[in-house]
RNA sequence: UGGGGUGUAGCUCAGUGGUAGAGUGUGUGCUCAACAUUCACAAAACUCUGGGUUCAAUUCCCAGCAUUUCAA
Numbered sequence: 001u002g003g004g005g006u007g008u009a010g011c012u013c014a015g016u017g018g019u020a021g022a023g024u025g026u027g028u029g030c031u032c033a034a035c036a037u038u039c040a041c042a043a044a045a046c047u048c049u050g051g052g053u054u055c056a057a058u059u060c061c062c063a064g065c066a067u068u069u070c071a072a
Stems, first nucleotide, its partner, number of pairs: 001071007010024004018055001026042004048064005
């Protein structure tokens, strides 16, 4: 300098044009003599930013930002 990948819950990741899930973690309860485990419930992301297309965009297109990788 150029090409590619990734960006979604505190963390690790799914997801598909019709307003979003799992595991783990956190909190509360149950349980126990007390912890831990199990079980139940709850909270938590307007999906990196800004535009465009569309009746409707996390999803498709463009630009930017961050990160990562490859080549030179």
The RNA shown here (transfer RNA) has 72 nucleotides and comes from Sciurus vulgaris. Its mean pLDDT, the model's own confidence on a scale to 100, is 81. Taxonomically the source falls in Sciurus (Eukaryota, Gnathostomata, Tetrapoda, Sciuridae). The RNAcentral record of the sequence draws on Rfam.